[in-house]
RNA sequence: CCAGACGGCUGGAUGGUCGCCUUCGGCUUCGCGCCGGGGGAGGAAAGUCCGGGCUCCACGGAAACACGGUGCCGGCUAACGGCCGGCGGGGGCGACCCCAGGGAAAGUGCCACAGAAAGCAAACCGCCCACAGCCUCGUGCAUGGGUAAGGGUGAAAGGGUGCGGUAAGAGCGCACCGCGCCCCCGGUAACGGGGGCGGCACGGUAAACCCCACCGGGAGCAAGACCGAAUAGGGACGGCCGGGCCGGGCAUCCAUGGGAUGCCGUGGGCCAAGCGCGUUUCCGCGCCGCCGUCCGGGUUGGUCGCGCGAGGCGUCCGGUAACGGGCGUCCCAGAUGAAUGACCAUCCACCGGGGCAACCCGGGGACAAAACCCGGCUUACAGGCCGUCUGGCAUU
RNA sequence: GGGCGGUUAGCUCAGCGGGAGAGCACUACGUUGACAUCGUAGGGGUCACUGGUUCAAUCCCAGUACCGCCCACCA
Numbered sequence: 001c002c003a004g005a006c007g008g009c010u011g012g013a014u015g016g017u018c019g020c021c022u023u024c025g026g027c028u029u030c031g032c033g034c035c036g037g038g039g040g041a042g043g044a045a046a047g048u049c050c051g052g053g054c055u056c057c058a059c060g061g062a063a064a065c066a067c068g069g070u071g072c073c074g075g076c077u078a079a080c081g082g083c084c085g086g087c088g089g090g091g092g093c094g095a096c097c098c099c100a101g102g103g104a105a106a107g108u109g110c111c112a113c114a115g116a117a118a119g120c121a122a123a124c125c126g127c128c129c130a131c132a133g134c135c136u137c138g139u140g141c142a143u144g145g146g147u148a149a150g151g152g153u154g155a156a157a158g159g160g161u162g163c164g165g166u167a168a169g170a171g172c173g174c175a176c177c178g179c180g181c182c183c184c185c186g187g188u189a190a191c192g193g194g195g196g197c198g199g200c201a202c203g204g205u206a207a208a209c210c211c212c213a214c215c216g217g218g219a220g221c222a223a224g225a226c227c228g229a230a231u232a233g234g235g236a237c238g239g240c241c242g243g244g245c246c247g248g249g250c251a252u253c254c255a256u257g258g259g260a261u262g263c264c265g266u267g268g269g270c271c272a273a274g275c276g277c278g279u280u281u282c283c284g285c286g287c288c289g290c291c292g293u294c295c296g297g298g299u300u301g302g303u304c305g306c307g308c309g310a311g312g313c314g315u316c317c318g319g320u321a322a323c324g325g326g327c328g329u330c331c332c333a334g335a336u337g338a339a340u341g342a343c344c345a346u347c348c349a350c351c352g353g354g355g356c357a358a359c360c361c362g363g364g365g366a367c368a369a370a371a372c373c374c375g376g377c378u379u380a381c382a383g384g385c386c387g388u389c390u391g392g393c394a395u396u
Numbered sequence: 397g398g399g400c401g402g403u404u405a406g407c408u409c410a411g412c413g414g415g416a417g418a419g420c421a422c423u424a425c426g427u428u429g430a431c432a433u434c435g436u437a438g439g440g441g442u443c444a445c446u447g448g449u450u451c452a453a454u455c456c457c458a459g460u461a462c463c464g465c466c467c468a469c470c471a
Base pairs, nucleotide, nucleotide: 001392002391003390004389005388006387007386008385009384010383012347013346014345015344016343017342018341020040021039022038023037024036025035026034027033042367046378047377049376050375051374052373053372054220055219056218057217067216068215069214070213071212072086073085074084075083076082087101088099089098090097091096102211103210107209108208109205110204111203124151125150126147127146128145129144130143133141134140135138159177160176161175162174163173164172178200179198180197181196182195183194184193185192186191224304225303226302227301234295235294236293237292238291239290240289243271244270245269246268248264249263250262251261252260253259254258274287275286276285277284278283297470298469299468311330312329313328314327315326316325317324318323348365350363351362352361353360354359397467398466399465400464401463402462403461406420407419408418409417414451422438423437424436425435426434444460445459446458447457448456
């Protein structure tokens, strides 16, 4: 210098003019009216994919079943599907990157087409042996058998390579590799190393059902609480509870006209009790089942929740790191159709044109923007800056 | 703001991981004097897109894009 890997930061700057939201103080003609001070988008505010805080609902506690999720090992954390460190596998010359990475000898399902055979493996071609049959008498055909080494099909054909062996072959035998089991050593563990045994028995698929381990009650700030206005506190269905009377249903009797008795349990009506209001007793008035779902009716107002927090910055200590702890310091948006903007000047990047060049002219700021808050992940992003490292070339 | 669902032919929709389909529409032929109806035959597909799992994906799993539905308060 070229090519690349990883990590981090930034996301136009300064000044002026006119505005917007919010908060504090003052003035006030009281009207968010005036003046002054403070604060005012992001690394993703996004997608809403995970995890929490907070709120309401449900629930006596625990466990199990069902359902959903996660899945190598250890650690961090409020928690996580996140992060850090390690292990194993794969890719790259390398820096480094990627992995839903438990279990397929618990069971079930599936493996289309092709192919002889696809899950209790299997003889289509080929190879080899036998041969009493046939003839064109041969290295033939037919028949019987052996064979998974070769061909062909397929994503996949029941270990791989080599030597021996054999009629031809075959873990049939041997060596190495792979695989399984056992033992020893190292490591917290995942796992790694070594030795011995086994002749191979055990195909793939769990982002198919399933098994194992662990986690999870549900809904969400339009949660929820309060005030005000308005309406018909109307109707249907379901559940629970119920003191009295009337009404209702059933049974029996008198007796055929309604009564009497008993039982049922009924939310159709009234009362008591209870509750609320009027300052208390008395008294008066009002409500008088409760809960849930749906239909119907009314409103489209205000206040709180709402920002001191798993908070930011600096520094020291522990830890390889994620992270944790101590000390100091700071207060930093809270709107509700929703503010955070527009213009001008100078500069900084960038793009196009001209020029040998200094420079000149023109264009023009990436993705996108709070809506209860926080920790992550994912996705979008013009450009610029810094650090560490790898490979190559050149020079010393 | 929050919670759900969907995307397959021109339209409306089916579709147990192995061949992409139905109805209507379209085209041609037949029937008719002509048209409609009817009958026969045919064409037409980036299964929204990008990755992953699998031998194999419309289907299973992620991400992206687009479309649609629901919600408040009062008694």
The prediction has a mean pLDDT of 77.
This is a predicted complex of two RNAs, RNase P RNA and transfer RNA, with 471 nucleotides together.
It holds a member of the Rfam family "Bacterial RNase P class A". By type it is a ribozyme.